[in-house]
RNA sequence: GUCCCUGAUGCGGGAGAGUUCGUCCGGUCACUGACCGUUCGGCGCCGAAGGAGCAAGGAACCCCCUCCGAAUCUCUCAGGCCAGGCGGGACCGCAGCGGGGUG
Numbered sequence: 001g002u003c004c005c006u007g008a009u010g011c012g013g014g015a016g017a018g019u020u021c022g023u024c025c026g027g028u029c030a031c032u033g034a035c036c037g038u039u040c041g042g043c044g045c046c047g048a049a050g051g052a053g054c055a056a057g058g059a060a061c062c063c064c065c066u067c068c069g070a071a072u073c074u075c076u077c078a079g080g081c082c083a084g085g086c087g088g089g090a091c092c093g094c095a096g097c098g099g100g101g102u103g
Base pairs, nucleotide, nucleotide: 003101004100005099006098007097009095010094011093012092013091018043020042021041022040025037026036027035028034029033044081045080046079050077051075052074053073057068058067059066
């Protein structure tokens, strides 16, 4: 000093799914009903925090078994599901910094 890999940090971008049903409580309007909010419960749903599973292939091996083996795929434990807003949001871009490798 070039290139590659990687880690965290800062900034920017970033989706999906119920305007669902019912209960307790509180508030508002009104006149016995409606609306709003919180909690709790039911059913339905989403996948892009995290988590779990596996293919090709490889190791071992007579074979089988076994082990390694990715995800934006699958599962849905967790998390989430009006709008708005927020975000533990995968992933992408930019910046400098740290670590490793290499010409």

This is a predicted structure of a 103-nucleotide RNA (Glycine riboswitch aptamer) from Nesterenkonia sphaerica. The prediction has a mean pLDDT of 77. NCBI's taxonomy places the organism under Bacteria, Actinomycetes, Micrococcales, Micrococcaceae, Nesterenkonia. It matches the Rfam family "Glycine riboswitch aptamer". Rfam describes the family as follows. This family represents the bacterial glycine riboswitch. Its family is annotated with glycine biosynthetic process in the Gene Ontology.